[in-house]
Molecule: RNase P RNA; transfer RNA
Organism: uncultured Croceicoccus sp.
RNA sequence: GGAGCCGGGCAGCCGCGAGGGACGUUCGCGUUUCUCGAGGAAAGUCCGGGCUCCACGAAACGAGGGUGGCGGGUAACGCCCGCCGGGCGAGGCAUUCGUGCCGAAGCUCAGGGAAAGUGCCACAGAGAGCAGGUCGCCGAUGGUCCGCAAGGACACAGGCAAGCGUGAAAGGGUGCGGUAAGAGCGCACCGGGGCGGCGGUAACGCGGCCCGCAAGGCAAACCCCACCCGGAGCAAGGCCAAAUAGGGGCCUCGCGCCAGUUCGCUGGCAGGGCUGUUUCGGCCCGAGAGGCCCGGGUUGGCUGCUCGAGCGCGGGGAGCGAUCCCCCGCCGAGAUGAAUGGUUGCCGCCGCGGAUACGGUCCGGCCUUCCGGAUACCGUCCGUGGACACAGAACCCGGCUUACAGGCUCC
RNA sequence: GGGCGUAUAGCUCAGUGGUAGAGCACUGUGUUGACAUCGCAGGGGUCGGAAGUUCAAUCCUUCCUACGCCCACCA
Repeated sequence: GGAGCCGGGCAGCCGCGAGGGACGUUCGCGUUUCUCGAGGAAAGUCCGGGCUCCACGAAACGAGGGUGGCGGGUAACGCCCGCCGGGCGAGGCAUUCGUGCCGAAGCUCAGGGAAAGUGCCACAGAGAGCAGGUCGCCGAUGGUCCGCAAGGACACAGGCAAGCGUGAAAGGGUGCGGUAAGAGCGCACCGGGGCGGCGGUAACGCGGCCCGCAAGGCAAACCCCACCCGGAGCAAGGCCAAAUAGGGGCCUCGCGCCAGUUCGCUGGCAGGGCUGUUUCGGCCCGAGAGGCCCGGGUUGGCUGCUCGAGCGCGGGGAGCGAUCCCCCGCCGAGAUGAAUGGUUGCCGCCGCGGAUACGGUCCGGCCUUCCGGAUACCGUCCGUGGACACAGAACCCGGCUUACAGGCUCC
Repeated sequence: GGGCGUAUAGCUCAGUGGUAGAGCACUGUGUUGACAUCGCAGGGGUCGGAAGUUCAAUCCUUCCUACGCCCACCA
């Protein structure tokens, strides 16, 4: 540093919540007894489900949100496992000593696409996106001048982008050759791209041939691709009781036709509303339907409610593993202003002081078991003082994340 | 318990990848006999905290912290 686990124990006394039993009862309850009674995170509410209600369903399309290597696990996931690839990495190999290549254990990665398109790349800098020169190098070739000539000079034309410099980033890198100077201009290695082959379920890997290099970065910018997703939440929802004014305002659409009629209405159609859009359907209304707001009353009870994707360092089997299958055993909170606590003793933890040569440790001896010696460092014993974290169910599960005194095990 | 939102100067708010602004307030100064108003100049910010993406973060992503808002039933 990583992984896993625990996170005080036992007993007495006094209390609290729930359920059951017994006794008493004025039927309100009281007394007594038994059993059970917070967590690894109950937290944040960040994901995924169960459950419940709402929505009238299906298909296509679209919007919005999310996920992102591959395969597997799972009820499902953004979780978990295995593998692949990138980065770090002890070290090894090669070397032109600049560097390049390989790389164990382990750690780590929000790890699709930048040759589909759009956008951005401030400042600095010559140039920042089909790039570029006022520093610099050269001046072979042509020009001008000097010189008898060899040759030399020039901020001339021109060539170059190696060096310098700016920057996060300057259109492959290093080295050798080459050249006037240079440049994939040529070559070697590395990197990159294209096309076959082989292996692998796949991500991908290995190797071959060709290409002198075209295609900078950013997608936790828009976007593209693939896949997934209705909305709300137990204050959901259901039942009972009590009380009040079943009151008011605004908006949208519509107030037609036909038939029957006991003249109250009934049925049908047009039409309207709702369902993201469209199509086909569906539901409601059919003279009312839908939506928003203000106001009135109550602050009660029951249910949902805890047996469930449950728990077990129980056993067996499959799998590298996550996990799954079979058998056996167990029931481990259901409170609702909300219980699960306090205190005493002993043990455990930490510090300090003291005792002891019993064990460890060290030295010596016929160094195998044994003997002798040294040492208060560790254990052991006694005394004394101190500490005990983070936090607390509120419908229930699977994860992630965050907080956490101290301790144990393994690497 | 559940669902949302906000945090930028002393206060109220803009800004939304490229050195952070406005109004009021504050300080100095001018004007005035003096004050107010008005004019000019100026100071003041770890953009709530910590990580990450990016060359670069107030802004994008994640996690913490603080504050605020909404939600019951009946007719």